[in-house]
RNA sequence: CUACGAUAAUGGCAAACUUAUCGAAAGGUAAGGACGCAAAGCUACGGGUCUAAGGCUAUAACGGCUACGAUCGCCGGGUUUCCGAA
Numbered sequence: 001c002u003a004c005g006a007u008a009a010u011g012g013c014a015a016a017c018u019u020a021u022c023g024a025a026a027g028g029u030a031a032g033g034a035c036g037c038a039a040a041g042c043u044a045c046g047g048g049u050c051u052a053a054g055g056c057u058a059u060a061a062c063g064g065c066u067a068c069g070a071u072c073g074c075c076g077g078g079u080u081u082c083c084g085a086a
Stems, first nucleotide, its partner, number of pairs: 004084002012037002017032006035073001041079003045076003048071003054066004
C1' cells in the first nucleotide's frame, strides 16, 4: 500500500415510534429516541421498489397507464475515509 474485519481502542451514524414542519403523495428536514451499521460518508450511474401532482386514457361513478418525484438503511457501480488482532 492492497485485501480483510476483532466481544480491541478512539470517535461516528441512527431504524421503528413521538412531536414540529415542508410536500399532492411517496418521502424529506429538525428535536427526542436506538433497531441496527466498517462506509448506515457522498453520488440516483445501472437494476429494483414506492408514490402519481401534472399528463394521457376511460367511466354514470370508482378507475387504468406514466417520473420529470422519492429511496444510497434494497442490490450493484463510482468516489472519499478512522483503527489494526488474526